[in-house]
RNA sequence: UCGCGGUUACCGCCGAGUCAUCGCAAGGCAACUUGCAACGAGCCGGGGACCCGUUCCCCAUGGGGUUAAUCGGCGCCACGCCUCUCCGCGAGGCAGCGGCGCUGUAGGGCGAGACUUCCGCGCCCGCACCCGACAGCUAACCCGGUAGGCGGUCGACGGAAGAAGG
Repeated sequence: UCGCGGUUACCGCCGAGUCAUCGCAAGGCAACUUGCAACGAGCCGGGGACCCGUUCCCCAUGGGGUUAAUCGGCGCCACGCCUCUCCGCGAGGCAGCGGCGCUGUAGGGCGAGACUUCCGCGCCCGCACCCGACAGCUAACCCGGUAGGCGGUCGACGGAAGAAGG
């Protein structure tokens, strides 16, 4: 000096998931930091009138909510049903639910050059969970949440409008 890995501090990104005070505990000489609990502010979400919306027929189906995370197609597996059968199995078919994989998609994030909005292009994500037969909107009012994850470099895409500056 370079490469890889880790820790701390600081900075930044997604997200509502931030800030302040007090108490306890741990660490530290201290400043202070971290964790937990309480309270408050901010932020986010749900429930909940009038008005408005829905209101009829047929078929199918429980429904609703948080989240960007919905809706399809194809293949395989398991369950179920039907048919054939030599009744041991096996073969074929069907539709539904579930799981896995592939692929697309509503939608979301990123792509420096104050910042915001829109469009195109490229990349990535497109999970998970809750209520429990119940919720349209919704003032007053009521309830809940305030987690988690990632990066610190060699990457810069283009256009329009606003805004800023002169």

Annotation:
The RNA shown here (c-di-AMP riboswitch aptamer (ydaO/yuaA leader)) has 166 nucleotides and comes from a Frankiaceae bacterium. The model forms 92% of the base pairs in the Rfam consensus.